[in-house]
């Protein structure tokens, strides 16, 4: 300098008004707001990936069910400028948003006082 390992902590944001109606923070009108994690010549919701969700192969546990693993499905950006370098910055215009519930939801309620991508730290001390 520092690998594997074990443990601890942290780890998702956001809506109002009016209208119709028996009923809508879900529809319609107007005006708002939000953006997990890693990477990328330079900072990213919309470039490349990952995660949450759903489906499914195989395994573990007697079963239920839970869990591990592999696979599949799952959204959106352009223009100009600056620069050595930017679909990441600036300016402009635009777009997107899981599942279940409910009068049809990115913003309400629920799974979730959960889990994860990951971040930080501690122990230890191979080489």
């Nucleotide at each position: 300098u520092a690998a594997a390992a074990u443990c601890u902590u942290c780890g998702g944001g956001g809506u109002g008004a009016g209208g119709c109606g028996a009923a809508a923070u879900u529809c319609c009108u107007c005006a708002a707001c939000c953006g997990g994690c890693g990477g990328u010549a330079a900072a990213a919701g919309c470039c490349c990936g990952c995660g949450a969700g759903c489906g499914u192969u195989g395994g573990a546990c007697a079963a239920a069910g839970u869990u591990c693993u592999g696979c599949g499905c799952a959204g959106a950006g352009c223009u100009u400028g600056u620069a050595a370098a930017a679909u990441u910055c600036a300016a402009g215009c635009g777009c997107c948003g899981a599942u279940g519930g409910u009068a049809a939801a990115g913003u309400c309620c629920a799974g979730a006082u959960g889990g994860a991508a990951g971040a930080a730290g501690a122990u230890a001390g191979a080489a």
Predicted 3D model of a 127-nucleotide RNA (FMN riboswitch aptamer (RFN element)).
Rfam family: FMN riboswitch aptamer (RFN element). From the family's description: The RFN element is a highly conserved domain that is found frequently in the 5'-untranslated regions of prokaryotic mRNAs that encode for flavin mononucleotide (FMN) biosynthesis and transport proteins. This element is a metabolite-dependent riboswitch that directly binds FMN in the absence of proteins. In Bacillus subtilis, the riboswitch most likely controls gene expression by causing premature transcription termination within the 5' untranslated region of the ribDEAHT operon and precluding access to the ribosome-binding site of ypaA mRNA.The FMN riboswitch structure, reported in present an FMN-bound six-stem junction, adopts a butterfly-like scaffold, stapled together by opposingly directed but nearly identically folded peripheral domains.
It was read from a public genome assembly, where an Rfam model found it.